[in-house]
RNA sequence: GGCCCAAUGGUCUAGAGGCCUAGGACGCAGCCCUCUCAAGGCUGAAACACGGGUUCGAAUCCCGUUUGGGCCA
Numbered sequence: 001g002g003c004c005c006a007a008u009g010g011u012c013u014a015g016a017g018g019c020c021u022a023g024g025a026c027g028c029a030g031c032c033c034u035c036u037c038a039a040g041g042c043u044g045a046a047a048c049a050c051g052g053g054u055u056c057g058a059a060u061c062c063c064g065u066u067u068g069g070g071c072c073a
Stems, first nucleotide, its partner, number of pairs: 001072007010026004018056001028044005049065005
């Protein structure tokens, strides 16, 4: 340099065009329970890498950029 793959809260992830103002687990905060702690229960905060395009509608499809990984040279 060429080709291919991936990118979603603090971490791991679900998602395949409308049921997603994005769900789950762990973690975090508050409350309940408890003599206290742990466990348990309830509630809450927290994410679609960035830009553009297609579409009535995009986390999802396409292009580019960035980052990471793989193969070739």